[in-house]
Context: one part of a larger RNA
């Protein structure tokens, strides 16, 4: 290479859209391209193999056959795969009518609570810990009550609730927008499923520019603890956590489980529809979804079990002791910061 593998041992790309590429539903008819017989020619000798002969045997020599698994041509076969033609509705899509949502953008608007500020009241302490101290307070703090200011997140509802491909998504109104789910079954007629490269999205922290900063806080500085305490505990605090625009492109980016199809026991819980039935309180069937449990059956075992890690298919991505090393070098991206491909001596 092949194989066997990829939930936890090594291994699923963070996600998704697509390009060539594989692969791809049903019927009929055509071709004969791949397939599949049969001849026919060609597959040099020599060697390998097989019967025999010849060196006294062997090696070595020699003879005859086999083989040469292939390559062409021609005839034929037509079932499958192609290819072209017709056609069909089960895939997929359209359309109608509904439906449920923290989907996404983007203006506004609200209350609750910290902070500061300004005023009144009041008077010595307030803070904060395990205990303190730094701190703040007679220049009136903390409390308390009035009124402004700012930015920042939206208690209750709230729920293994929902919704989105991932990421992620939570007050409340409009505006604009995406997608799912249900019926009726009307309409196209395989339009499909996967995707190498390729483009896009992509938590946080990071960076550039140019606001804006209220509470929180890396750094940093004091107090403490303590043998030390560059920590954990407090006291303050700066970046940054916001906002526009633009980069990075990486996570335990997790369900550490790639998409799509299909087929395989059950009963229960909750979510969105939709029928029927009915005694209006629900039953009961049906499709989506989402959770716990649970045979068969997988699995090393844990366990997974119609939301597979069972049975099958089609495509793509990875794995091949451990260390070195996801690092060096070199390419490529990036403003850095690094991030992507990605090794080798060398050791066990």
């Nucleotide at each position: 290479c092949u194989g066997g593998g990829c939930g936890u041992a090594a291994a699923g790309c963070g996600c998704a859209c697509g390009u060539a590429g594989g692969c791809g539903g049903g019927u009929c008819g055509a071709u004969u391209a791949g397939u599949u017989g049969g001849u026919g020619g060609u597959g040099a000798a020599a060697g390998c193999c097989c019967a025999g002969g010849g060196c006294u045997c062997a090696a070595c020599c020699u003879u005859g056959g086999a083989a040469c698994u292939g390559c062409c041509a021609u005839c034929a076969a037509u079932a499958c795969u192609g290819u072209c033609g017709a056609c069909c509705u089960g895939g997929a899509g359209c359309a109608u009518a509904g439906u449920a949502g923290a989907g996404g953008u983007u203006a506004g608007u609200g209350g609750a609570a910290u902070u500061c500020c300004a005023a009144g009241u009041g008077u010595a302490g307030a803070g904060g810990u395990g205990a303190a101290a730094u701190u703040c307070g007679u220049a009136g703090a903390u409390a308390u009550u009035u009124g402004g200011a700012g930015g920042a997140a939206c208690a209750c509802c709230a729920g293994u609730g929902g919704c989105g491909a991932a990421g992620g998504c939570g007050a409340c109104u409009g505006a604009c927008u995406g997608g799912g789910c249900u019926a009726u079954u009307g309409c196209u007629g395989a339009c499909g499923c996967u995707g190498a490269g390729g483009u896009g999205c992509g938590a946080a922290a990071g960076c550039g520019u140019g606001g804006g900063g209220a509470g929180c806080a890396a750094a940093c500085a004091g107090g403490a603890u303590u043998a030390g305490a560059u920590a954990c505990c407090c006291u303050g605090g700066u970046a940054g956590u916001c906002c526009a625009c633009g980069c990075c492109g990486u996570a335990a980016a997790c369900g550490a489980u790639g998409a799509a199809u299909g087929c395989u026991a059950g009963g229960u819980g909750u979510u969105g529809g939709c029928a029927a039935g009915u005694u209006u309180a629900c039953u009961u069937g049906u499709c989506a979804g989402u959770g716990a449990c649970g045979c068969a059956g997988u699995u090393a075992a844990c366990a997974c079990a119609u939301u597979a890690a069972g049975c099958a298919u089609u495509c793509c991505g990875c794995c091949u002791g451990g260390g070195g090393a996801g690092u060096a070098c070199g390419g490529u991206c990036g403003c850095a910061a690094g991030a992507u491909u990605a090794a080798a001596a060398c050791u066990c």
About this RNA:
This is a predicted structure of a 348-nucleotide part of an RNA (small-subunit ribosomal RNA, central domain) from an uncultured Candidatus Altimarinota bacterium. Its mean pLDDT, the model's own confidence on a scale to 100, is 87. The full RNA is in RNAcentral, with records from SILVA.